This is a predicted structure of a 331-nucleotide part of an RNA (large-subunit ribosomal RNA, domain IV) from Tissierellia bacterium S7-1-4. Its Rfam family is "Bacterial large subunit ribosomal RNA". Rfam links the family to the GO terms structural constituent of ribosome and ribosome. The full RNA is in RNAcentral, with records from ENA and SILVA.
[in-house]
Context: one part of a larger RNA
RNA sequence: CCUUUGUUAAGGAACUCGGCAAAAUGACCCCGUAACUUAGGGAGAAGGGGAACCGGUGGGACAACCCAUCGGUCGCAGUGAAUAGGCCCAAGCGACUGUUUACCAAAAACACAAGUUUCUGCUAAGUCGUAAGACGAAGUAUAGGAGCUGACACCUGCCCGGUGCUGGAAGGUUAAGGGGAAGGCUUAGCGUAAGCGAAGGCUAGAACUUAAGCCCCAGUAAACGGCGGCCGUAACUAUAACGGUCCUAAGGUAGCGAAAUUCCUCGUCGGGUAAGUUCCGACCCGCACGAAAGGUGUAACGAUUUGGGCACUGUCUCAACAAAGGAUCCG
Numbered sequence: 001c002c003u004u005u006g007u008u009a010a011g012g013a014a015c016u017c018g019g020c021a022a023a024a025u026g027a028c029c030c031c032g033u034a035a036c037u038u039a040g041g042g043a044g045a046a047g048g049g050g051a052a053c054c055g056g057u058g059g060g061a062c063a064a065c066c067c068a069u070c071g072g073u074c075g076c077a078g079u080g081a082a083u084a085g086g087c088c089c090a091a092g093c094g095a096c097u098g099u100u101u102a103c104c105a106a107a108a109a110c111a112c113a114a115g116u117u118u119c120u121g122c123u124a125a126g127u128c129g130u131a132a133g134a135c136g137a138a139g140u141a142u143a144g145g146a147g148c149u150g151a152c153a154c155c156u157g158c159c160c161g162g163u164g165c166u167g168g169a170a171g172g173u174u175a176a177g178g179g180g181a182a183g184g185c186u187u188a189g190c191g192u193a194a195g196c197g198a199a200g201g202c203u204a205g206a207a208c209u210u211a212a213g214c215c216c217c218a219g220u221a222a223a224c225g226g227c228g229g230c231c232g233u234a235a236c237u238a239u240a241a242c243g244g245u246c247c248u249a250a251g252g253u254a255g256c257g258a259a260a261u262u263c264c265u266c267g268u269c270g271g272g273u274a275a276g277u278u279c280c281g282a283c284c285c286g287c288a289c290g291a292a293a294g295g296u297g298u299a300a301c302g303a304u305u306u307g308g309g310c311a312c313u314g315u316c317u318c319a320a321c322a323a324a325g326g327a328u329c330c331g
Base pairs, nucleotide, nucleotide: 001326002325003324004323005322006321007320008319010317011316014315019312028050029049030048031047036041038151052073053072054071055070056069057068058067059066060065074078086310087309088308089307090306091305092304093302094301098110099109114149115148116147117146118145119144120143126135127134128133152297153296154295155294157227158226159225162224163223164220165219166218167217168216171215172214173213177209178208183203184202185201186200189196190195228246229245230244231243232242255289256286267283268282269281270280271279
């Protein structure tokens, strides 16, 4: 000097990104226990008190054991060592128990009960396989598959123009197939010749016929998605309930809002502090919230995130001492 451990005057988070680490609390018995709440909880809330031994008395069916009570004894200390919750307030997120990146992430991510849409009538849909076959399921729509949301409470607005899906069938378009017209080659024949040219064969393939699809017509947003601009206006000013105009399929409703979303921004006001870019409550000018890629709340829960407080402490002011084990040096 390093590691591990122990103790520390006064102060007590001044440390630090942050109370990280440490300290403190601690089992049992008695008293007592708030907001809120889904009435179950919250709750071991919080906060107090007790404990050893000896002798009485009373009780428990009771000589032992236990409880209650009275008196006494000793120590710094009686759960005498060891093991054994720190707590509170407020907010975000996720309802919860659970699951996850074996070896840098345990979470607000995944799952979840529940909600909803859609497919599927059984040789089910869907999946694996070239197939046989298998799963689904020895199930049968209170079942099975797929998607989204994610307890519960209150709710879930407008738009079907685009894309998708479902339905429709009048018209347009449309494949192979069917169909077989015109034409071409060939030559019996005719013709002086140019040429024409039956039948057959070869070739060639028009009209016509013809499905789904697409165009088209409807429906459908808890399908993919989307949810405006400019100008003016009230008897101070400001603002604009109001009016005009352009565009759109429709122009963002309720609720929330500087938010896990706010650039400007450390917005402004209030609270907390002596002092607060964080935090809490408001405001609304939402760069760029918003309703199952759900909106807003919410008791309980969380090795979750954020802010504050009590207790406590070598985290610190500011370091000191001690022990053990190392390293190094000397012998």
Its mean pLDDT, the model's own confidence on a scale to 100, is 87.